[in-house]
Molecule: c-di-GMP-I-GGC riboswitch aptamer
Organism: Chloroflexota bacterium
RNA sequence: CCCGAUAAAGGCAAACCUGGGGAAACCCAGGGACGCAAAGCCACGGGUCUACGGUGCGUUAUGCACUAUGACAGCCGGGCUGCCGAAG
Numbered sequence: 001c002c003c004g005a006u007a008a009a010g011g012c013a014a015a016c017c018u019g020g021g022g023a024a025a026c027c028c029a030g031g032g033a034c035g036c037a038a039a040g041c042c043a044c045g046g047g048u049c050u051a052c053g054g055u056g057c058g059u060u061a062u063g064c065a066c067u068a069u070g071a072c073a074g075c076c077g078g079g080c081u082g083c084c085g086a087a088g
Base pairs, nucleotide, nucleotide: 002088003085004084011036012035016031017030018029019028020027021026034074040080041079042078044077045076046075047072048071049070053067054066055065056064057063
C1' cells in the first nucleotide's frame, strides 16, 4: 500500500413519527434504527426523481406531454480525505 476480522475504540443513521423550509422532488432539527468499512466530503460521467417557470396539445372545467437552472452521494462509476490492524 492492497485488503476487511464473531477484533478493539468509536462513528453514521433507513423506514416511520413530530416541528420547520420548499411548488415539488427533497432538505433541516428532535426522536427512531433498516443497515453501512468510508452510509465522510464533492453533482465530474451515467442513472433516477420533481416540474415553480417555459414550450406544445386539449377541455364546459379539472388537465396531458416535454423540459432542469432544482434534487438524490444510502443508485453506479469517478475524485479527495480518513479510524484500527487479524488472516492473506